[in-house]
RNA sequence: CGGCGCACGGGUGCGUAACGCGUAUAGAAUCUGCCUUGUACAGGGGGAUAGCCCAGAGAAAUUUGGAUUAAUACCCUAUAGUAUUGUGAAAUGGCAUCGUUCCACAAUUAAAGAUUUUAUUGGUACAAGAUGACUAUGCGUCCUAUUAGCUAGUUGGUAUGGUAACGGCAUACCAAGGCUACGAUAGGUAGGGGGUCUGAGAGGAUUAUCCCCCACACUGGUACUGAGACACGGACCAGACUCCUACGGGAGGCAGCAGUGAGGAAUAUUGGACAAUGGGCGAGAGCCUGAUCCAGCCAUGCCGCGUGCAGGAGGACUGCCCUAUGGGUUGUAAACUGCUUUUAUACAGGAAGAAACCUAGUUAUGUAUAACUAGUUGACGGUACUGUAAGAAUAAGCACCGGCUAACUCCGUGCCAGCAGCCGCGGUAAUACGGAGGGUGCAAGCGUUAUCCGGAAUCAUUGGGUUUAAGGGUCCGUAGGCGGUUUAUUAAGUCAGUGGUGAAAGUUUGUGGCUCAACCAUAAAAUUGCCAUUGAUGCUGAUAAACUUGAAUGAGUGUGAAGUAACUAGAAUAUGUAGUGUAGCGGUGAAAUGCAUAGAUAUUACAUAGAAUACCGAUUGCGAAGGCAGGUUACUAACACUUGAUUGACGCUGAUGGACGAAAGCGUGGGGAGCGAACAGGAUUAGAUACCCUGGUAGUCCACGCCGUAAACGAUGGAUACUAGCUGUUUGGAAUUAUAUAUGAGUGGCUAAGCGAAAGUGAUAAGUAUCCCACCUGGGGAGUACGUUGGCAACAAUGAAACUCAAAGGAAUUGACGGGGGCCCGCACAAGCGGUGGAUUAUGUGGUUUAAUUCGAUGAUACGCGAGGAACCUUACCAAGACUUAAAUGUAUGCUGACAGGUUUAGAGAUAGACUUUUCUUCGGACAGUAUACAAGGUGCUGCAUGGUUGUCGUCAGCUCGUGCCGUGAGGUGUUAGGUUAAGUCCUGCAACGAGCGCAACCCCUAUCAUUAGUUGCUAACAUUGAGUUGAGGACUCUAAUGAGACUGCCUACGCAAGUAGAGAGGAAGGUGGGGAUGACGUCAAAUCAUCACGGCCCUUACGUCUUGGGCUACACACGUAAUACAAUGGUAGGUACAGACGGUUGCAGCUACAGCCGUGAUGUGGAUGCUAAUCUGCGAAAGCCUCUCUCAGUUCGGAUUGUAGUCUGCAACUCGACUACUAUGAAGCUGGGAAUCGCUAGUAAUCGCGCAUCAGCCAUGUCGCGGUGAAUACGUUCCCGGGUCUUGUACACACUGCCCGUCACAGCUAUGGGAGUGGGUUGCACCAGAAGUAGCUAGCUUAUCGGGGCGGUUACCACGGUGUGAUUCAUGACUGGAGUGAAGUCGUAACAAGGUAGCC
Repeated sequence: CGGCGCACGGGUGCGUAACGCGUAUAGAAUCUGCCUUGUACAGGGGGAUAGCCCAGAGAAAUUUGGAUUAAUACCCUAUAGUAUUGUGAAAUGGCAUCGUUCCACAAUUAAAGAUUUUAUUGGUACAAGAUGACUAUGCGUCCUAUUAGCUAGUUGGUAUGGUAACGGCAUACCAAGGCUACGAUAGGUAGGGGGUCUGAGAGGAUUAUCCCCCACACUGGUACUGAGACACGGACCAGACUCCUACGGGAGGCAGCAGUGAGGAAUAUUGGACAAUGGGCGAGAGCCUGAUCCAGCCAUGCCGCGUGCAGGAGGACUGCCCUAUGGGUUGUAAACUGCUUUUAUACAGGAAGAAACCUAGUUAUGUAUAACUAGUUGACGGUACUGUAAGAAUAAGCACCGGCUAACUCCGUGCCAGCAGCCGCGGUAAUACGGAGGGUGCAAGCGUUAUCCGGAAUCAUUGGGUUUAAGGGUCCGUAGGCGGUUUAUUAAGUCAGUGGUGAAAGUUUGUGGCUCAACCAUAAAAUUGCCAUUGAUGCUGAUAAACUUGAAUGAGUGUGAAGUAACUAGAAUAUGUAGUGUAGCGGUGAAAUGCAUAGAUAUUACAUAGAAUACCGAUUGCGAAGGCAGGUUACUAACACUUGAUUGACGCUGAUGGACGAAAGCGUGGGGAGCGAACAGGAUUAGAUACCCUGGUAGUCCACGCCGUAAACGAUGGAUACUAGCUGUUUGGAAUUAUAUAUGAGUGGCUAAGCGAAAGUGAUAAGUAUCCCACCUGGGGAGUACGUUGGCAACAAUGAAACUCAAAGGAAUUGACGGGGGCCCGCACAAGCGGUGGAUUAUGUGGUUUAAUUCGAUGAUACGCGAGGAACCUUACCAAGACUUAAAUGUAUGCUGACAGGUUUAGAGAUAGACUUUUCUUCGGACAGUAUACAAGGUGCUGCAUGGUUGUCGUCAGCUCGUGCCGUGAGGUGUUAGGUUAAGUCCUGCAACGAGCGCAACCCCUAUCAUUAGUUGCUAACAUUGAGUUGAGGACUCUAAUGAGACUGCCUACGCAAGUAGAGAGGAAGGUGGGGAUGACGUCAAAUCAUCACGGCCCUUACGUCUUGGGCUACACACGUAAUACAAUGGUAGGUACAGACGGUUGCAGCUACAGCCGUGAUGUGGAUGCUAAUCUGCGAAAGCCUCUCUCAGUUCGGAUUGUAGUCUGCAACUCGACUACUAUGAAGCUGGGAAUCGCUAGUAAUCGCGCAUCAGCCAUGUCGCGGUGAAUACGUUCCCGGGUCUUGUACACACUGCCCGUCACAGCUAUGGGAGUGGGUUGCACCAGAAGUAGCUAGCUUAUCGGGGCGGUUACCACGGUGUGAUUCAUGACUGGAGUGAAGUCGUAACAAGGUAGCC
């Protein structure tokens, strides 16, 4: 040079919504190197060229010229039919064009050798096969209609060209077609499948690893070579980028394997080997192979193994916790004892994977193959594996522990720090934050994050549409979907059998191999699909024929506020004219504006105008809906029934489309009485752009034309069939016994089954089924924005997203609430009586002040409250001075026999010091003191950690339970209803029957009587005295124990009863006789840590304890509760009468008589023959009654304040006590108290005095009791307040002091629309220009293997590029619009109750 390969293998997913992929077919319209099989053949010649050599150009890449040479390179020629082409004839087949076989004639195309020369291998032609490729077709294959019309080689024909081959594939001519609501075109996104994940399945999501197909190889275009490419590691051109350069010019393409950079939350070694498997070439040895086989890195996943096993309780120490002298837990866990050795470590041995090819030899026969023997080959790798050695030795973490969800305590923190998947946790006792101990779960992993499926029946075939999102406003009707009875044919759907296919891998099952498993092998099943074929014919379809019951028509009889047009009636209203007549009318909650002496309103007569049609009139009727109402006429339509005459399925529904469609509104022209948006005025009001009033324009009315919406509602689409009843009504027809019955079509009510979340519905379904249409998918944003369509406009139709929230919503339940309703009660109002609020004082509180004014109580339900008694004490506060185990008690040990007491010194005192006096004993000790140790103490905080106690609703009549029944349930029933009561008291009824806590009763006091008992009480009779004083008595009173009595028991009336009424009877008392005690479930985080107790926290030479003094008693003021008054119903003076309850000394203390004595008096003094109490005493009650005086005044009212002098208690009356006297002083208040407000219904209010507790005394006018005198009024339940019960509404449930709406404000935050524009992407159309290449033509040059080729030229097509003009999309933009969200902002109060004007569309 030549041949073959390089189109395989390997990578990636840009593009592609396509015959790209999947599946099934077809090629009678095709090609196929190497491979297999068969037949035949390989004769003779020729000229070049690379390499090599010589000479140049260039920096290089590369390239030029000359000479010479070979082939299985190239060329010429021979031979050839079973090849190809053309023409003609025949036979046969099929699936339309046509295929196959055969005959005749004509024309055309072949070849190559090499070698080790037995043989092997190669060459040529043809045919067949296999493999691979190509083409065509059916079906399937994402989202958007806010993309509805697209298309010019476009659709078809003829002819020609081209291709391996069909074809508008290309060209010329002709025709005007083709696609599309079964979604064309356009836009967005995307490689497709086997499979994978999930799921019970149907499905949903997805396309990593492995396999098949496709597309691509820096971006775009192009062809060449070849069997095959328009070619990843080939070529040419254009473009971007990188590199080299001598500036002239060149080079490149890791989406191959490693590796680098960049990006990123994130993804590995520039390893070994061709030993195996496979591929290429070669005859072969062999060479090549980042395919492949191995190794390295990574807990990325799956699987397996280990980190020991057994015993071991004083249940050790530590830690943690608690009810803390003790327990629990960690925990048989550890220590300790025994055992084992997987794994790790050390040493030693050590594979299978290897079969071959090849070389040498042997055997067999059929001479070309097979078998056998020997030799040769291992990257992994001295790896897997095996043995030996020693020793528990070498090996546990992560998350969580409020519920969901397995697992709990302590400490720290204190709405902070933080947690959080959802609900939510954290504001001083956090199982939720952080730490710890303990526990739970998984485990060489565990948690977090992201994504997908599931749960999700929240896309539903198995769902929905009255009220939760969701039926179109109504009808007509196109396409479509669905469709009555019978017969026949067919066999498209349907069903059955068979055949083909449905790759392998995967999934499933059986078996087997790695020690098991993951993994792998093998066999089977499955692959639910598609195609073909054979059969079946019940159903659907198709065709044909028929039928009458669906539907329609005819005839007859009726019905109605059905529609359109014309005519017409009376009442009312307004206006005008005239008359009568006079001062108001009108309007409202009340007024005013307005009208009216220029004559209104009222009334009479006449006239005019417009609108609407009383009575009838009705769950009435008619209409498709909207809607329709005086009467008459004309025209039109509908419906019902009867008939069964006519047609013979003509039907139902209905996307797109069309018609109609309340009110308001719009346009043009009329009309305009009343009403009446806007507007004006008057009121109301804080305001009132409203509600109310006086006016009043558009409009309301008519004609014509638009609009096209309503809570256009039965919140219920239309049609057909079926499924228990009762009872009205409208309109038909029929028969009958003329009552009423059955029967159609409408329109109502109640109910069964069923349905439904329930409410409810229930033949007029929301039941049971079928058919068709429309619509929905959390709330808000929003029926908004943009786009489009309609409209004169107003607007309507269609109709999102960002963002934001964890809900929004339905029905029902229980409460609470209502400026909802019904019934009832209460000194709640009303009727009365007396007060408070004005004055002074007392007292409490607030505030202020202070060193301190201790603390608590604060609407009702704090404020004469804790406190029933603050000079010291109390006392908790302040100042000053002191103490540190203390004031008390206990235990243990030691010491002493004291201490205490008395006197005295210093001091403000506590305290310190001095003097003095001074135990018992059975000798064990007792007792007392002291010292030490251990236990303290706190009126410090938290009543929102608590117990206990208390207030209040409220002495209101309620609050619950068991069983049963009803309801899916929350719950209901009972407990409601009809009566009745003071009462959930009782009666009657009732799916309830019973019961409990409350009510009532039982208890106490009081009113009557009896019995018993008579002293300290009593006294009728007898006796006696000054005197019930003393005898005497028990009758009476009284005392105090036991009983009786009252129960609507009796009568009358009413009533079923309960019961109510009756000046009823009787009775002391009459309807719970009067009063008290007694306070249900619960509410108010009500009050109290300062009665007491107690958890937690805090202080410990002080926040504890002691002492003195001060303070709690302050004082500009405000409030509450009381006392005393303002006077004649009174004050003053004198005389005189009558209570009850309660208290009082047993060493000292008390009450005290005695009219004792002194004193004006408080009081002092003496003090019993008094009293331990029915004996004595406080103890004379006062108002009352009788008499005198005052005479209306700041007084003879009133007594504050102040002065002086006293008394008493007490250690002590200064701050800071009470009481007394003075003919001492003599304030405010004379208008009985403004707005407002409190108590009380009978022995009550009002008024009068008396007593006790506390207590040395007392600031007590307070509190708690006692008796005396002793009223008025209640029609009644409309209103105010509170309560009970039933019912109703509710958007409230922290429960109306609730909930909640909108504007505005914030240089707040977030996303978004518009916007003069600006900058990109994609793309249509028109034009310019046109590389390489291919095809056509070819003047010129060139070659000589000359019917040809090359170079050059030219024409056509065309990539990139350029210009202009549109479309679409993204980003951005001064300014601007609304939306959402945000902390406790501003203004009002729109909605929820009758929400205070019913609400809504």
Molecule: small-subunit ribosomal RNA
Organism: uncultured bacterium